[in-house]
Parts: sequence; structure tokens; C1' cells
RNA sequence: GGGCUCGUAGCGUAAUGGUAUCGCACCACCCUUGCAAGGUGGGGGUUUCGGGUUCAAGUCCCGACGAGUCCA
Repeated sequence: GGGCUCGUAGCGUAAUGGUAUCGCACCACCCUUGCAAGGUGGGGGUUUCGGGUUCAAGUCCCGACGAGUCCA
């Protein structure tokens, strides 16, 4: 330098173009003498960035940046 795959909450992950999902973590309460485990409820997301297409984009198209992998 080139090809391919990928970028979503603190971490990991799902999402036929149509309300962004789930687990862990976090907070409150219950349970316990107390802690852990367990139960109930709750908060947290400019879907890496900039454009384009569309009534509507995490998703499709273009560019940038970053990560992984292969080739040189």
C1' cells in the first nucleotide's frame, strides 16, 4: 500500500428499512443478626464521525477514523 470482516450503554451481545434487545455490572427495596446468593422494581444509548438515498437508516450507498485478519 491492497483485499476481507467489524465499530451499538461501564463490559459483552441481538436487532427483515418501521418503539434499539438481552445478560453482567450499577441504584432502591424485600429476604438475613450481618454478608453472599436469591426475589421485585428502576436508571443508564446522539448505534465511531461526516455526508447521501428514503415517508422512515443501527441496517442500504460514499468518504474519514479506529480495530482484527490475510496478501504484498
A computed fold for a 72-nucleotide RNA from a Candidatus Woesearchaeota archaeon, annotated as transfer RNA. The sequence is in RNAcentral, with records from ENA. It matches the Rfam family "tRNA". Rfam classes the family as a transfer RNA.